RNA sequence: AUCAAUAAUGGGCAAACCUGUCGAAAGUCAGGGACGCAAAGCUACGAGUCUAAUGUGGGACACUACGAUAGUCGGGCUGCAAUA
Numbered sequence: 001a002u003c004a005a006u007a008a009u010g011g012g013c014a015a016a017c018c019u020g021u022c023g024a025a026a027g028u029c030a031g032g033g034a035c036g037c038a039a040a041g042c043u044a045c046g047a048g049u050c051u052a053a054u055g056u057g058g059g060a061c062a063c064u065a066c067g068a069u070a071g072u073c074g075g076g077c078u079g080c081a082a083u084a
Base pairs, nucleotide, nucleotide: 001083002082012037013036017032018031019030020029022027035071041077042076043075045074046073047072048069049068050067055063056062057061
């Protein structure tokens, strides 16, 4: 510097589900658990998706992000082994 592809070593992360915590919810966090992951490390900047407490209109309800999601995609930052 590359980290595009293939193989291998040592490690790493952890979907669904279960239990508990926080939360209005989506979901987060912790423990168990492994479907997968070479950035499944970090970042809500752009798009998407989820929720709708609040607000607006209201009859059911609809719309609404200042709430989430990085394991939806793109961008940005960093980077192990390995290779050069």
Background:
This is a predicted structure of an 84-nucleotide RNA (c-di-GMP-I riboswitch aptamer) from a Clostridiaceae bacterium. Its mean pLDDT, the model's own confidence on a scale to 100, is 80. Lineage of the source: Bacteria > Bacillati > Clostridia > Eubacteriales > Clostridiaceae. The sequence was found by an Rfam model in a public genome assembly. Its Rfam family is "c-di-GMP-I riboswitch aptamer". Its family is annotated with cyclic-di-GMP binding in the Gene Ontology.